[in-house]
RNA sequence: CAUGCAAGUCGAACGGUUGUUAGCAAUAGCAAUAGUGGCGCACGGGUGCGUAACACGUAACUAACCUACCUAUAACUGGGGGAUAGCCCGCCGAAAGGCGGAUUAAUACCGCAUAAGCUAGUUGAGAUGGCAUCAUCUUAUUAGUAAAGAUUUAUUGGUUAUAGAUGGGGUUGCGGGUCAUUAGCUAGUUGGUAGGGUAACGGCUUACCAAGGCGACGAUGACUAGGGGAGCUGAGAGGCUGGUCCCCCACACGGGCACUGAGAUACGGGCCCGACUCCUACGGGAGGCAGCAGUAGGGAAUAUUGGGCAAUGGGCGAGAGCCUGACCCAGCCAUGCCGCGUGCAGGAAGAAGGCUUUCUGAGUCGUAAACUGCUUUUGACAGGGAAGAAUAAGCUGAACGUGUUCAGUGAUGACGGUACCUGCAGAAUAAGCACCGGCUAACUCCGUGCCAGCAGCCGCGGUAAUACGGAGGGUGCGAGCGUUGUCCGGAUUUAUUGGGUUUAAAGGGUGCGUAGGCGGCUUUUUAAGUCUGGGGUGAAAGCCCGCUGCUCAACAGCGGAACUGCCCUGGAUACUGGAGAGCUUGAGAGUAGAGGAGGUUGGCGGAAUGGACUGAGUAGCGGUGAAAUGCAUAGAUACAGUCCAGAACCCCGAUUGCGAAGGCAGCUGACUACACUACAUCUGACGCUGAGGCACGAAAGCGUGGGGAGCGAACAGGAUUAGAUACCCUGGUAGUCCACGCCGUAAACGAUGGAUACUCGCUGCGAGCUAAAGAUUGUUCGUGGCUUAGGGAAACCGAUAAGUAUCCCACCUGGGGAGUACGCUCGCAAGAGUGAAACUCAAAGGAAUUGACGGGGGCCCGCACAAGUGGUGGAGCAUGUGGUUUAAUUCGAUGAUACGCGAGGAACCUUACCUAGGCUAGAAUGCGCGUGACCGGCUCAGAGAUGAGCUUUUCCUUCGGGACACAAAGCAAGGUGCUGCAUGGCCGUCGUCAGCUCGUGCCGUGAGGUGUUGGGUUAAGUCCCGCAACGAGCGCAACCCCUAUGUUUAGUUGCCAGCAUGUAAUGAUGGGGACUCUAGACAGACUGCCUGCGCAAGCAGUGAGGAAGGCGGGGACGACGUCAGGUCAUCAUGGCCCUUACGCCUAGGGCGACACACGUGCUACAAUGGACGGUACAGCGGGUAGCUACUGGGCGACCAGAUGCCAAUCUCGAAAAGCCGUUCUCAGUUCGGAUCGGAGUCUGCAACUCGACUCCGUGAAGCUGGAAUCACUAGUAAUCGCGCAUCAGCCAUGGCGCGGUGAAUACGUUCCCGGGCCUUGUACACACCGCCCGUCAAGCCAUGGAAGUUUGGUAGACCUGAAGCUGGUGCUCGUCACAGAAGCCAGU
Repeated sequence: CAUGCAAGUCGAACGGUUGUUAGCAAUAGCAAUAGUGGCGCACGGGUGCGUAACACGUAACUAACCUACCUAUAACUGGGGGAUAGCCCGCCGAAAGGCGGAUUAAUACCGCAUAAGCUAGUUGAGAUGGCAUCAUCUUAUUAGUAAAGAUUUAUUGGUUAUAGAUGGGGUUGCGGGUCAUUAGCUAGUUGGUAGGGUAACGGCUUACCAAGGCGACGAUGACUAGGGGAGCUGAGAGGCUGGUCCCCCACACGGGCACUGAGAUACGGGCCCGACUCCUACGGGAGGCAGCAGUAGGGAAUAUUGGGCAAUGGGCGAGAGCCUGACCCAGCCAUGCCGCGUGCAGGAAGAAGGCUUUCUGAGUCGUAAACUGCUUUUGACAGGGAAGAAUAAGCUGAACGUGUUCAGUGAUGACGGUACCUGCAGAAUAAGCACCGGCUAACUCCGUGCCAGCAGCCGCGGUAAUACGGAGGGUGCGAGCGUUGUCCGGAUUUAUUGGGUUUAAAGGGUGCGUAGGCGGCUUUUUAAGUCUGGGGUGAAAGCCCGCUGCUCAACAGCGGAACUGCCCUGGAUACUGGAGAGCUUGAGAGUAGAGGAGGUUGGCGGAAUGGACUGAGUAGCGGUGAAAUGCAUAGAUACAGUCCAGAACCCCGAUUGCGAAGGCAGCUGACUACACUACAUCUGACGCUGAGGCACGAAAGCGUGGGGAGCGAACAGGAUUAGAUACCCUGGUAGUCCACGCCGUAAACGAUGGAUACUCGCUGCGAGCUAAAGAUUGUUCGUGGCUUAGGGAAACCGAUAAGUAUCCCACCUGGGGAGUACGCUCGCAAGAGUGAAACUCAAAGGAAUUGACGGGGGCCCGCACAAGUGGUGGAGCAUGUGGUUUAAUUCGAUGAUACGCGAGGAACCUUACCUAGGCUAGAAUGCGCGUGACCGGCUCAGAGAUGAGCUUUUCCUUCGGGACACAAAGCAAGGUGCUGCAUGGCCGUCGUCAGCUCGUGCCGUGAGGUGUUGGGUUAAGUCCCGCAACGAGCGCAACCCCUAUGUUUAGUUGCCAGCAUGUAAUGAUGGGGACUCUAGACAGACUGCCUGCGCAAGCAGUGAGGAAGGCGGGGACGACGUCAGGUCAUCAUGGCCCUUACGCCUAGGGCGACACACGUGCUACAAUGGACGGUACAGCGGGUAGCUACUGGGCGACCAGAUGCCAAUCUCGAAAAGCCGUUCUCAGUUCGGAUCGGAGUCUGCAACUCGACUCCGUGAAGCUGGAAUCACUAGUAAUCGCGCAUCAGCCAUGGCGCGGUGAAUACGUUCCCGGGCCUUGUACACACCGCCCGUCAAGCCAUGGAAGUUUGGUAGACCUGAAGCUGGUGCUCGUCACAGAAGCCAGU
C1' cells in the first nucleotide's frame, strides 16, 4: 500500500417510507429500512517510534479525587413550550457535497412546579477519630438545583441521594543502563501570600515578596533503551535476553489542537500545518493495514486475499436475533518439542562383485544378500463412527410469591465422515547427513606434488599425504544431519562468593591534612543495624512436587509448595552503632641526658687551578695508540717571588651518620627542626589511613640582575675512518656559582605504600641507659651479613619479611598502535597532568635449565704462531679442474673434508658419450619341449655387425641319458635411466681430540643437576687427594705387528775364523756353526735403584747401571655423535620411469678440443754446478705368454743366437748422490732443455686423430719469482737413486714402498688458526654464516590532508503566522429561555 473483510445494534424511544398478507375499504398484522434519538464505538486486536521518566516493579498514602453500565437502600416521576433532521419543492457543483423555502415527531432540546440525607453558606452547641493542615457524626438555620416515556397493565425505563462493587487519577520510599575526555546546573527556578484553574493536590498558571533549590552517595549534559512476570545459561553468585503467553506504559502517515463523552486529548471520529498517493470537467475534492488476509519493496529469512460464529468471550436488544479476521478451526513450513515406522527370525558354496593384499592364497563388505518361515505398526482399500451441546427462547408443572427459583420437554457442529474402531491383502509404501591427524568415536588404497586444495585451534600439501580429491571400509547421529550467526559456560581471564602489584601488567617522588573508611579497656542506657515470633502483600501463567485427561509422550487440567522481596507489629541485646560515666596500656605533654655531613644565614681558612707583574733561563712545550691542530725566539714550557679571581673542600671517610623524600661533607658563630634514652609527673583514645586539596621536590631548562677560575652541550679546528655530523686531541659559548621567581619531572629504586600486633637462632657497626672493683651482662632505638619455620614460578625474602593477621589508600587486567591523538587543566616557553580509538599480531613477557656463541675472563694443548729449513705463487712442460667449444667433448667429486680425486694404465676394447648401420623374448644365465649337429674351413656382398652360398660333419655313456649347439612358444629379460633428501654397506671430516654416557642414591615442582666440579698431576676423564655420592660402560693406555740389544735353537740356496784342496782370480770344493745373516722361542725398561721436591700421584737430575729411560721410534687400532658430508656409476636395494628402446650388436669418432683461469707436480734458472774418465757402498721387491747371464751386430733404442732360473741357488742389477782426476770460469753459457725437422727401434689387428723409446740436428722461456701461501721438530726436513702394482705397450714427472747421505731451530704462548676444561653475559637454539633495526619499487588494508562539488541533521538571528482554546467585545443574527452564534480584538 490495490482489493475484500475487521463495530455495530435497538421499530418494546420517534415521525415517516417500501414490500407483503387479510379485508370492498378504513384499517390491522408481518418483514425491511434512510433519518432523529439511545447505548456502544475509550473494549477487543496491532506495533515498540518515543521515553532514563514515578514510565515500570514493589511497598505505602489519598483526611486531596472521579467512576457509565451492575447491586442494595430511600424518595420522586406534576404541568408546559419552541424548534429540527427526515419527507416535499427549488437551486449550485464534474464530483465530494452544499444552499434556500415550506412542513413534522420523540425517551432530542428548553422553561415552570415540588424536593432532600444533594450543592453552597452562616451561627451556635456536643461527641468521636486522626501524623498535621483537620475529618466525621448529631442538631438548628438560609439559598439553589430533578425527571420520560413505551406498552400486551405486568413489567421495563427516567430523576435525586447514599452505600457497595469495578475501573481509573494523583503523591511518596526503595530498585534496575553507559560515559567525568559531561563538574557545575537552575528565573517559574526554590519557597511564601493572594487570585485563577482542575474531578483532585500542586508554580499547574498569574501578580507580588524572599533568595533559594539540586550536585562527587554523581546534579547538568550526551549516547543507548519500552518496563515487569519471566526465558537461556551457570554448582551457585552472576552473565545475557525481554520474541510467543500475562500485567503496565507509549504510539496509530509526521506535528499540533481541542470537541463529544462517565471515561479519549480517541488506530478503522473531527480541525489545522506538512510530506506522500489517488480522482478531477483544473474550479476543487479524497485518503491513512504498527487490525485479518494479501501486494510491492527491502532482506540471509518468515505463511492462506481459507471455513465458522458450533464452542468461549464481547456490543446492542425485553427477546428472537444481528454484529464480532476477538475467537474456534482448517491450509502452508521437519522451525521447535514429543511419539511411531521403514521389518523380525533362520540362512555359509562364507557365492558373484567391489576394495585391500605379504599375490592365487587370504582378508573385508558379511548373515549382509539370494532363499525359507513369521508379523502387519504405518500406508492403501472397504465398512462403522464420536465426545466437544449446555439452566437457549418457548411450552407444561411445582414452590415461594408478584418475578424469581426448581423439574420436564425442547432447536442448534465450522472442524468432519475427522479422531477412533473393525475387516482385508501384502515385506509390501518409507534413509539420509556429517565425520574418520590430535583435541574426538572412527584407516587403508589410488590420484595430486607448497599445485589443486583443507583448516575451530595446533597445523596439513614441495613424489610413498590415515589432514587435499576419489574409492573401499569404519564411526556418530538419525527424519533428520551438518554449516553460519548470537548468548551463557568452561574463564578464579574484572576475582562479593573468588585474583593480584621486588623481577611477569601493576606502589602515587615525598610529606601534612579535609571528607570518608576503620578504631583500646570497664560500665549504664537505647534498640538503628542484627536475630526471632505474628500479620499483610508478593496477580495468573511459568519453574518444582503430587494426582488426573488425551492409547504413551509432548500438551493440558486440578491441588500443593515456592516466589530468597517489601510493609506493619510483639520480643531478644552477645556484637556493631547512638547517648552518658569512668580507666591507662595506644597517642601526646613534662623533667633530665645525649647524638648527628638535618636546615637557614653570616664570618674565616689553606692547598690546587687560572691570570697579571718581576726575576732567572733557552728551544721547544703540549698532546696521542701514533699524530696534528694549538702555544713558543715579540722568549713559551719548566723554576722562584709578589698580587688578583672564582669554584670546590685532600687526608679523616667506613656495608659510618642525619633527614619524610629530593638530598646533606673545610673550620666557626647565630637562629631552628628532629629521632633516641631514663623517670613514669600530667592529659585521658586526643588514634590509624587518607579520594580531592596544600606544601616540599635531583639534574637539565626558562625569566630578571650579578658573577665567571676550572669544567664544558652547541660550535670551530686537528686526527681516526669507506664515511665519522662520534669515540681521541686543541680551543670554546650557553650553562655550571649567587639572589629572586618559574618548571614539577627522573632507573625520584629497596624497581618492595602507610600503620599495628605476632613468629628459631648466629654475628658485626652507630647512639644511649643499666648492675658491678673488673672482665663482662642485660635492655632500647637505628643500621648491615648469614639463616630456621614459613612464603615464592623461581631467583630469592626471611623480626628492616616478599612469613602470619587486621585497617586504610594507590595501582593492574595480552603485545603493538601509545603515554600517542583529540578535548580539558597547568606553564613565559620547553613541556607536564589527565588519556583513547581505528587498525594489527599469536604472541609479548618473567625466572630458571642445557647447549652454542662472545673483537668476556681464567687454565691448557697442537709445526697453531714464533725460531729455522725447503718450497708454491713468476718460466717451460706433465696432470687434474673450471670455463669455452663440440655431433659428442660420458658421469660423479666442489671451502677446510673437490681439483696426479673415483682411474693401481682411455690408440680398438675399456666406454657409460656422439654419428651411422642393424636386432626385438632380445648380448648373458636357469627351467622345460623338439632336432642332431654346432664349431670350423672356403667364396661373395658389406665399414663391420650381419646376410647369402658351398664344404665338413659329433663326444661321453651305467644305454635311462648327459655335454654342446640350433629352432619355435613360454616363465623369470635388460637399463652406468631418476631419486645418496627413501636406504643398506663402505668412506671422508671434526680427531688419536679426551671426551661421551649409564645404574642406584641424593638435590630440584620441573627442565635438569650431582657423579664428570674442586686442589694437584698427566700425552690422556692418566693417576692421587678431597667431596652426596658409590660404582660401571664406550673411549685413553696396555694386549698385536715392524724396528733398536742380547741369549738360545736351527744351519741351506746364506756365512768362512781355524783346517785342507784348487784357480790368474772368485766359499769354487771338502768341511765348519765360531762370526755375519736368516727366522722361531726367550730375555730386557718397571721411575725398579740413588739424590732433591711433594701428603700422595708424580716431577727434576750432564745421577748410577744399561743396547735402549721415563709412552724408546714407527704402524694397525678412530668413543657418543656432527656435517640430510660422499657414493643408486663397485655392490645391494624401496619407489618412479623406458620396453622395435632410456635395452642389445657393430664401424668410425669422442672422453686427448683451447682465447683463458686455478690446483697438484716435474725440470730448471747453474760453479755446494755442468761435462768426461776412473772408483766404492744398499735395501724393499719382481720374474716361465717371464727375468735373462754370456757371445755377436748396431753410435743407440734394439736385434740375432744362446745359458741359467718357478729362484737366500739363476736373473732384473748399473745403485745414485759420494770419492779421485781432467775440463768449463759467470755467459742465456759446455746452464736449461721446451719446440720443431729428419732418420729409426719396440709393443700391438692397428700408433693419423692419440704410444713410449733411440740417434742426428734445432736450442724457446727461464738469471731464484708481487700480494699471498704450504710442509716439516731427527734418522725428521732436504737431497740421491732403487723396486713394485696396473700393464701387449704407455702418455708414471702420479701412487705405494725401499734404502744412501743427512741438517738447522724452538726465547716463549702476547698475537693468527683449530681444540679441551671451568666460569660469565645472551633478546641465539636452523644455535653468530644466529638474531635483528631503519629506508624503499609495485600492490593491498586502515586513517588523514586537499582546489572544489553536494546537502541529510543541528544551532543562532530576523520576518510572517494556521487550527484550537481562554478572555473581552458584540454593529449583525437569534430568542424572549436575556442563553448563544458569526465577526472583530488580545493572549497563547